This is a predicted structure of a 686-nucleotide part of an RNA (large-subunit ribosomal RNA, domain II) from a sediment metagenome. The coordinates come from a structure-prediction model, not an experiment, and the mean pLDDT is 82.
Context: one part of a larger RNA
RNA sequence: GCCAACGAGUUAAUAUAUGUAGCUGCUUAAACGACUUUGUCGUGGAGGCAUAGGGAAACCGAGUGUGAAAGCGCGAAAUUAUAGUUUCAUGUAUUAGACCCGAAGCUGAGUGAGCUUACCAUGAGCAGGUUGAACAUUAUCGAAAGAUGAUGGGAGGACCGAACCCACGCGCGGGCAACACGCGGGGAUGACUUGUGGUAAGGAGUGAAAAGCUAAUCGAACUCAGUAAUAGCUGGUUCUCUCCGAAACAGUUUUAGGACUGGCGUUAGAUGUUCCCGUUGGGGGUAGAGCACUGGAACGGAAUGAUAGGGGGAAACCUCGCAUUCUGUAUCAAACUUCGAAUACCAACGAUUAAUAAUCUAGCAGUUAGACUCAGGGGGCGAAGCUCCUGUGGUCGAAAGGGAAACAGCCCAGACCUAUACCUAAGGUCCCUAAAUUUAUACUAAGUGCACUUAAGGUGGUUUUGUCUCUUGUACAUCCAGGAGGUUGGCUUAGAAGCAGCCAUCCUUUAAAGAUAGCGUAACAGCUCACUGGCCUAGAGACUUAGCGCCGCAAAUGAUCGGGGCUCAAGUAUAAUACCGAAGGUUAGGAUUCACACAUUAGUGUGAGUGGUAGGAGAGUGUUCUAUUCGCGAUGAAGCUCAAGGCGUAAGCCAGGGUGGAGCGUAUAGAAGUAAGAAUGUUGGC
Numbered sequence: 001g002c003c004a005a006c007g008a009g010u011u012a013a014u015a016u017a018u019g020u021a022g023c024u025g026c027u028u029a030a031a032c033g034a035c036u037u038u039g040u041c042g043u044g045g046a047g048g049c050a051u052a053g054g055g056a057a058a059c060c061g062a063g064u065g066u067g068a069a070a071g072c073g074c075g076a077a078a079u080u081a082u083a084g085u086u087u088c089a090u091g092u093a094u095u096a097g098a099c100c101c102g103a104a105g106c107u108g109a110g111u112g113a114g115c116u117u118a119c120c121a122u123g124a125g126c127a128g129g130u131u132g133a134a135c136a137u138u139a140u141c142g143a144a145a146g147a148u149g150a151u152g153g154g155a156g157g158a159c160c161g162a163a164c165c166c167a168c169g170c171g172c173g174g175g176c177a178a179c180a181c182g183c184g185g186g187g188a189u190g191a192c193u194u195g196u197g198g199u200a201a202g203g204a205g206u207g208a209a210a211a212g213c214u215a216a217u218c219g220a221a222c223u224c225a226g227u228a229a230u231a232g233c234u235g236g237u238u239c240u241c242u243c244c245g246a247a248a249c250a251g252u253u254u255u256a257g258g259a260c261u262g263g264c265g266u267u268a269g270a271u272g273u274u275c276c277c278g279u280u281g282g283g284g285g286u287a288g289a290g291c292a293c294u295g296g297a298a299c300g301g302a303a304u305g306a307u308a309g310g311g312g313g314a315a316a317c318c319u320c321g322c323a324u325u326c327u328g329u330a331u332c333a334a335a336c337u338u339c340g341a342a343u344a345c346c347a348a349c350g351a352u353u354a355a356u357a358a359u360c361u362a363g364c365a366g367u368u369a370g371a372c373u374c375a376g377g378g379g380g381c382g383a384a385g386c387u388c389c390u391g392u393g394g395u396c397g398a399a400a401g402g403g404a405a406a407c408a409g410c411c412c413a414g415a416c417c418u419a420u421a422c423c424u425a426a427g428g429u430c431c432c433u434a435a436a437u438u439u440a441u442a443c444u445a446a447g448u449g450c451a452c453u454u455a456a457g458g459u460g461g462u463u464u465u466g467u468c469u470c471u472u473g474u475a476c477a478u479c480c481a482g483g484a485g486g487u488u489g490g491c492u493u494a495g496a497a498g499c500a501g502c503c504a505u506c507c508u509u510u511a512a513a514g515a516u517a518g519c520g521u522a523a524c525a526g527c528u529c530a531c532u533g534g535c536c537u538a539g540a541g542a543c544u545u546a547g548c549g550c551c552g553c554a555a556a557u558g559a560u561c562g563g564g565g566c567u568c569a570a571g572u573a574u575a576a577u578a579c580c581g582a583a584g585g586u587u588a589g590g591a592u593u594c595a596c597a598c599a600u601u602a603g604u605g606u607g608a609g610u611g612g613u614a615g616g617a618g619a620g621u622g623u624u625c626u627a628u629u630c631g632c633g634a635u636g637a638a639g640c641u642c643a644a645g646g647c648g649u650a651a652g653c654c655a656g657g658g659u660g661g662a663g664c665g666u667a668u669a670g671a672a673g674u675a676a677g678a679a680u681g682u683u684g685g686c
Base pairs, nucleotide, nucleotide: 001686002685003684004683005682006681011096012095013094014093015092016091017090018089019088021086022085023084024083025049026048027047031043032042033041034040035039053060054059063074064073065072066071099236100235102233106226107225108224109223110222111221117200118199119198120197121196122195123194124193125192126190128160129159130158131156135152136151137150138149139148140147141146164187165186166185168184169183170182171181202218204214205213206212239620240619241618242617243616244615249262250261251260252259253258263367264366265364266363267362268361269360270359271358273355274357277350278349279348280347281346282345288339289337290336294333295332296331298329299328300327301326302325303324304323305322309320310319311318312317370396371395372394373393374391375390376389377388378387379386401412402411403410416590417589418588419587421586422585423584427580428579429578430564431563432562436577438576439575440574441573442572443571449566450565457551458550459549461548462547463546466543467542468541469540470539479534480533481532482531484508485507486506489503490502491501514529517528518527519526591610592609593608594607595606596605597604598603621675623672624671625670626669627668628667630665631664632663639659640658641657642656645654646653647652
């Protein structure tokens, strides 16, 4: 891991609701008796509920409590079956282990020091080598104290190093091993090591102290018991079909992943259109707008003021600035408003609809982690697949189908079942791929683009809008030619000749030509320009509007519009007509729910429905056993197995073949150890 078996809402008491049955006041409990004795029948009215309430109570009583009273609170009135009571069933609650499994833990009584810690008693062990303390003897020296040497001696938590003890580094590290082994390492006469026996224990021991160790267990050992501890937490919780169908919000909470009440769901009953919609009438102060108030901020004008302003002036005064007020222009505001919508809300009236509409009462819930998207806002950076509200917006949640390549929340559209029938939505129609290589007019040359997604800025790419200027008196461009003289203007300067700089910038000849716009020279020279003529010939130039492009544009494994590929498109823009396209609509048949009508068992017709998580309600299937009933079975029961038959909406049921070898089933009731795929489930097998 797979397979098989086992594996989770039970039982009791009480309460309550619904259904059911009995009685009309209902009913027995214990106990006892009888009998056909794990039961049935009878006796038993003790007790319980009901029959009157109010008050804390005394107490009073259809009233009572309170209050001085008025009044107010709770009651009475009418109801013989919509009432009372008892039984049974079902739902739910409470108390119990209370649907099942799961802690870490707490308490009690015991068991442990054969591991380890410390201690006690009694034993044992430490190759070999080195060093050479005290002390003694002795020699020499010395007056002495003493000094120096020699010989002996054999101290030491001394030295080196085996046994022995340890465990610092590395290897090993799903290991040989739940601490071993290997290579190095430390101690090795000592606070040493070790054998045997003994003592000390669970809030206790022992500890050269690490909360270490106390039998692979230690910030409180182990075993059993209390014990099914508790778990607002996680996981799991077993057959089918039908009807309806949520919430992720508000308030409170030692509350925030829990709970309670309300909201939203469902079932039953009641009311009987109250819901929704329209019309009419309302109040408002939002969006917008505005500046009349309150404030903000900009520019201009005028006036006033200064104890204390700056500059000019001898002064008068002028000028700049400051503060306040008035005024003009153009403005800003969630906490401004002279104004002011759309929606929303309230009321009355009216009509349609009969929807599982609305409201109330009662039983039972679940939900209170929401997500994205659109619109209006707060926070944030007018960041976030960010966060918090509102629209009780939409979808998902709890929704499948088509589209968006793929894609809970986007667009279209809500799946009862069947159909190789038809029409459409969003979106599409060259091929992949169903349907236009459709029609018309433009644009784009960048593969721009081919659903969405990139800026400021730049662009004589190209199309387009408008205005203006020049132009057969020949424009614009090219080409040919001229572009001169006074004069090298004056000054300056080494020089300054159109062209370093300063001043002036005239006249003449001309078709035209600046005392020169640029290059150039040391200065000249030289080359162009302005300006003019000729040749040529019909448009040329400036600004501007809009469209589509281009640059800006750099990312990490190989690229791309989904791909192929596409250029008078299969791109973009504007129009048009066809077609395709869904579980939508229609058509044909069938099932089922509710309402109504008719029939009244059964049913028929009409209308509206039949996605669904949590959850509510209903109807069934199957298993074991019991009672009654009717049956089957050695001419083969149950079980197992094969399988292509039949029935049922399904759970399932029936028939057939094989195997098997002794029990089994139908119908109607009843009772449950009543359904497995999941629980790191339990046990077994492979």